[in-house]
RNA sequence: CAACUUACCUAGGGGUCCUGGUCUUCCUUUUGCUUAGGGAGCCGGGUGAGAAAAACCCUUUGAACCUGAUCCGGGUAAUUCCGGCGAAGGGAAGCGUAGGUGCGUCAUGC
Numbered sequence: 001c002a003a004c005u006u007a008c009c010u011a012g013g014g015g016u017c018c019u020g021g022u023c024u025u026c027c028u029u030u031u032g033c034u035u036a037g038g039g040a041g042c043c044g045g046g047u048g049a050g051a052a053a054a055a056c057c058c059u060u061u062g063a064a065c066c067u068g069a070u071c072c073g074g075g076u077a078a079u080u081c082c083g084g085c086g087a088a089g090g091g092a093a094g095c096g097u098a099g100g101u102g103c104g105u106c107a108u109g110c
Base pairs, nucleotide, nucleotide: 001102003101004100005099006098007097008096009094010093011059012058013057014056016053017046018045019044020043021042023041024040025039026038027037028036065090066089067088071084072083073082074081
């Protein structure tokens, strides 16, 4: 110097699916009970960094995430499960602090 990299700080962006329940509660059906179906809560299981954790991930070197998408192929109990789509289109920082690497210059010594 601030090119690269690591950690931190501040600011900002983003996602929260599938499935089970002899649990709790509400609604519908029924003369009533039972049964059945649906919603909410809670507790499990699957994948994952993350499925409400004051956590996780990402911030232009941008696949964090969104659109395409009620997409296509494979697989699964099922699913943003895997791959494609994707050299597609969007998408949120800073001359911050410290260290390391690198480059340049100056001084001193050999």
The RNA shown here (TPP riboswitch aptamer (THI element)) has 110 nucleotides and comes from Azoarcus sp. The source organism's lineage runs through Bacteria, Pseudomonadati, Pseudomonadota, Zoogloeaceae and Azoarcus. Its Rfam family is "TPP riboswitch aptamer (THI element)". Its family is annotated with thiamine pyrophosphate binding in the Gene Ontology. Rfam describes the family as follows. Vitamin B(1) in its active form thiamin pyrophosphate (TPP) is an essential coenzyme that is synthesised by coupling of pyrimidine and thiazole moieties in bacteria.